[in-house]
RNA sequence: AUUUCUAUAUCGCUUAAUCCAUUAUUGGAGCGGGGGACCCACUUUUGUAUCUGGGGUGAAUCCUAAAAGUUAGGUAGGGCUACUCUUUAGUCCGAAUCCGGCAGCUAACCUCGUAAGCGUAAGAAGAGAGGAAGG
Numbered sequence: 001a002u003u004u005c006u007a008u009a010u011c012g013c014u015u016a017a018u019c020c021a022u023u024a025u026u027g028g029a030g031c032g033g034g035g036g037a038c039c040c041a042c043u044u045u046u047g048u049a050u051c052u053g054g055g056g057u058g059a060a061u062c063c064u065a066a067a068a069g070u071u072a073g074g075u076a077g078g079g080c081u082a083c084u085c086u087u088u089a090g091u092c093c094g095a096a097u098c099c100g101g102c103a104g105c106u107a108a109c110c111u112c113g114u115a116a117g118c119g120u121a122a123g124a125a126g127a128g129a130g131g132a133a134g135g
Stems, first nucleotide, its partner, number of pairs: 011119004018029004030114006040104001053102001054099004062074004077093005083128005088122001
C1' cells in the first nucleotide's frame, strides 16, 4: 500500500415503515393502505358465455425462445452513484404476497400498517443553495 473477514459506532440506501411518552402493558404524533354517498362512470331487454372468477398492496407488467416445465434474453416500469435540479455516463431491480365470491370513483365516517433487508459501479458537466475558516 492492497485484498478479505469479524465487531462496534457514526453515516447512508430500498421502503409508508420514523419519532415521542410509558415500570410494563400500551398510547400518541407523523407517514402510508383499505372500505365507504350524492354526482359521474359501468350496467340495462332477451339469449349465450364464464372458475382459465373477481379484487388489493407493490416499480415489479408483458413478450420471445428452445427445452420439458426449467432456463435464458428482452421489456412497461422503478432505484442508486452522499446538498437540490437538469443533462450525460455507469450500475442494479423488474419480486412476492393478501382478500375469499366480493369491493368503480367517493365527502362525512369506519378501519388497518408502521415489517424486513442492505452498504453507493461519477468525489462527471452546468446552474443554484448552504456551511466553515480567514480578512

This is a predicted structure of a 135-nucleotide RNA (c-di-AMP riboswitch aptamer (ydaO/yuaA leader)) from Peribacillus deserti. The model forms 92% of the base pairs in the Rfam consensus. Its mean pLDDT, the model's own confidence on a scale to 100, is 79. Rfam family: c-di-AMP riboswitch aptamer (ydaO/yuaA leader). About the family: This family represents a conserved RNA structure found upstream of the ydaO and yuaA genes in Bacillus subtilis and related genes in other bacteria. It was read from a public genome assembly, where an Rfam model found it.